[in-house]
RNA sequence: CUCUUAUCCAGAGCGGCGGAGGGAACGGCCCGAUGAAGCCCGGCAACCUGCCCGAAUUCGAGGCGUGGUGCCAAGACCGGCAGCGGAACGCUGCUUGAUAGGAG
Numbered sequence: 001c002u003c004u005u006a007u008c009c010a011g012a013g014c015g016g017c018g019g020a021g022g023g024a025a026c027g028g029c030c031c032g033a034u035g036a037a038g039c040c041c042g043g044c045a046a047c048c049u050g051c052c053c054g055a056a057u058u059c060g061a062g063g064c065g066u067g068g069u070g071c072c073a074a075g076a077c078c079g080g081c082a083g084c085g086g087a088a089c090g091c092u093g094c095u096u097g098a099u100a101g102g103a104g
Stems, first nucleotide, its partner, number of pairs: 001104008013041001015040003021031003026079003042072003047068002050064003053060002076096001080094006
């Protein structure tokens, strides 16, 4: 990088360093010197691993959170296409994207 499977309306700091940017891309709309990104610490979660539990080697109502990731403004901040309903607009599917597991 490609393919594939699952998930994406919950959760997470009144900390230190740092200094202007950030929210994927584009268009919006936002966040930011009452300090952005990044780094450290802290935290959340429980996808993989590990351990515990369960009539249970391969399974799963469940628990812990050591190890590997991930995540910690707004639903993946909103949007595009299709279908259905509709007064605003809503729901479902697809697309695009992100994360994890597997394969190449």
Source information: The RNA shown here (SAM riboswitch aptamer (S box leader)) has 104 nucleotides and comes from a Synergistaceae bacterium. Of the family's consensus pairs, 97% are formed in the model. Model confidence (mean pLDDT): 82 of 100. Lineage of the source: Bacteria > Thermotogati > Synergistota > Synergistia > Synergistaceae.